[in-house]
Molecule: SAM riboswitch aptamer (S box leader)
Organism: Gracilimonas sp.
RNA sequence: UUCUCAUUACGAAAGGUGGAGGGAUCAGGUCCUGUGAAGCCUUGGCAACCGUUUCCCGCACAUAAAUACUUAUGUGCAGGAGAAAAGGUGCCACAUCCUGUUCCGCACAUAACUUGUUAUGUGCCGGAAAAAGAUGAGUU
Numbered sequence: 001u002u003c004u005c006a007u008u009a010c011g012a013a014a015g016g017u018g019g020a021g022g023g024a025u026c027a028g029g030u031c032c033u034g035u036g037a038a039g040c041c042u043u044g045g046c047a048a049c050c051g052u053u054u055c056c057c058g059c060a061c062a063u064a065a066a067u068a069c070u071u072a073u074g075u076g077c078a079g080g081a082g083a084a085a086a087g088g089u090g091c092c093a094c095a096u097c098c099u100g101u102u103c104c105g106c107a108c109a110u111a112a113c114u115u116g117u118u119a120u121g122u123g124c125c126g127g128a129a130a131a132a133g134a135u136g137a138g139u140u
Stems, first nucleotide, its partner, number of pairs: 003138006013043005021032003026100004044092003049088002052083005058077008096132001101129004105124009
């Protein structure tokens, strides 16, 4: 750096340094911030993605017994359910702070006519999905 998959409303902060911004980017909103932002360092914590480990199931292989079938043990792989928190990451205000795109629902307005439907537009503490981002694992 490319692509794929999973997760993305849970959880978890103190000290030092620093000295004005910060919440990814753009716009709008909103929030945090000299009672000290970002960044960096130390310590602590959260979580359980990878890894570790226990049990269950399946497949393959090896060995032993049997040899018409199978059984036991071991190893590897895939799946499921747990455990712990040594290791590799990550994270520790606010939903990924909210909205932005699409669809659905509801309400309102306007227009058309077949007079209760259609179309368009606007708005919602509404629902779903996507995009983008972040993190992990794999991969180019």